[in-house]
RNA sequence: GCGACCGUAGCUCAGAGGGAGAGCACCACCUUGACACGGUGGGGGUCAUAGGUUCGAUUCCUAUCGGUCGCA
Numbered sequence: 001g002c003g004a005c006c007g008u009a010g011c012u013c014a015g016a017g018g019g020a021g022a023g024c025a026c027c028a029c030c031u032u033g034a035c036a037c038g039g040u041g042g043g044g045g046u047c048a049u050a051g052g053u054u055c056g057a058u059u060c061c062u063a064u065c066g067g068u069c070g071c072a
Stems, first nucleotide, its partner, number of pairs: 001071007010024004018055001026042005048064005
């Protein structure tokens, strides 16, 4: 330099046009003499950035940025 894949909650990831979600973690309560386990509820997101398509974009297209891998 070229190509492929990935970028969504603190972490690991799902979601692939119309409600942003799960598990773990965190907070509160219940439970216990206390802790742990368990149960109930809660908080936390510019969906990497910008533009485009669309009535409508996390999702489709383009560019940029970052990461991983391959080729040279």